[in-house]
RNA sequence: CUCGACAAAGGCAAACCACCCGCGAGGGUGGGACGCAAAGCGACGGAGCUCUCAGAGCCAGCCGAGCUGCCGAAG
Numbered sequence: 001c002u003c004g005a006c007a008a009a010g011g012c013a014a015a016c017c018a019c020c021c022g023c024g025a026g027g028g029u030g031g032g033a034c035g036c037a038a039a040g041c042g043a044c045g046g047a048g049c050u051c052u053c054a055g056a057g058c059c060a061g062c063c064g065a066g067c068u069g070c071c072g073a074a075g
Stems, first nucleotide, its partner, number of pairs: 002075001003072002011036002016031006034061001040067002044064003048058004
């Protein structure tokens, strides 16, 4: 460096519910855990989605690429 263990420590949190924000996709906080080794960060490419559709947005827990990062056996 690759890799990711019936390992250890720690982390995140889908659906759903409440409140708040947004026309909406969706977002925030709390509860809650289906899952996750980048389910950390950012819309660069593709997909998907929304609206008042030459445009403006959403989505990183769809895929690829990028940046960053905890722990550690075997190979």
Molecule: c-di-GMP-I-GGC riboswitch aptamer
Organism: Conexibacter sp.